[in-house]
Context: one part of a larger RNA
Molecule: small-subunit ribosomal RNA, 3' minor domain
Organism: Anopheles coluzzii
RNA sequence: CAUCGCCCGUCGCUUGCUCCGAUUGAGUAAUCUGGUGAGCCUUCUUGACUGAGUCGCAAGACUUGGAAAAUUAAGCAAACCAUAUUACUUAGAGGAUGAAGAAGUCGUAACAAAGUUUCCGUAGGUGAACCUGCGGAAG
Numbered sequence: 001c002a003u004c005g006c007c008c009g010u011c012g013c014u015u016g017c018u019c020c021g022a023u024u025g026a027g028u029a030a031u032c033u034g035g036u037g038a039g040c041c042u043u044c045u046u047g048a049c050u051g052a053g054u055c056g057c058a059a060g061a062c063u064u065g066g067a068a069a070a071u072u073a074a075g076c077a078a079a080c081c082a083u084a085u086u087a088c089u090u091a092g093a094g095g096a097u098g099a100a101g102a103a104g105u106c107g108u109a110a111c112a113a114a115g116u117u118u119c120c121g122u123a124g125g126u127g128a129a130c131c132u133g134c135g136g137a138a139g
Stems, first nucleotide, its partner, number of pairs: 003114001005111001008107002011104001013101003018096003023091001025090007033082004039076002042073001045070002049066007117138009
């Protein structure tokens, strides 16, 4: 900057927020159930090797212990796989809401008796601000 003013809403654009969302979405953790199951303990059957004793001239025989390793059965059990449940985190075409911005678009609803005085309640209607009916107030 003072009516060549101020100012309202739709639509369009930009930015960021919140929410929904197909994807039988993804990831992590815990738990249940089922399976595989290293390893450990006990046990069963053997037992390389070896100690002691008795008999024996010796070879060896007998008795009694220790013990590597293998094997049978029961138990405990790390870890892994699969199913289900719960919690947390996260991607997502597209959609919705309200917010901010500007020199966009359409009108000009409000502010002066703003050119149909304005506002409130309520009902209906309309691109949008709004219009109309009924009741009320004067700010």